[in-house]
Molecule: transfer RNA
Organism: Bacilli bacterium
RNA sequence: GCCGUUAUAGCUCAGUUGGUAGAGCAAUUGAUUCGUAAUCAAUAGGUCGUAAGUUCGAGUCUUGCUAGCGGCACCA
Numbered sequence: 001g002c003c004g005u006u007a008u009a010g011c012u013c014a015g016u017u018g019g020u021a022g023a024g025c026a027a028u029u030g031a032u033u034c035g036u037a038a039u040c041a042a043u044a045g046g047u048c049g050u051a052a053g054u055u056c057g058a059g060u061c062u063u064g065c066u067a068g069c070g071g072c073a074c075c076a
Base pairs, nucleotide, nucleotide: 001072002071003070004069005068006067007066010025011024012023013022019056027043028042029041030040031039049065050064051063052062053061
């Protein structure tokens, strides 16, 4: 330098044919307990890496950039 792949909640990951984003764990609150843990119930937490484009509408499609991973090439 080229190709591929990944980037979504604090963490690990889903997200179908483009129709407006979820689960588990963790956190917070409550119930239970003499108390803690466990258990049960509820709540909060995201402008989907970033910047543009297409579209009535983008996590999803297109392009650039950034970062991680893998492969190839080059290296007097």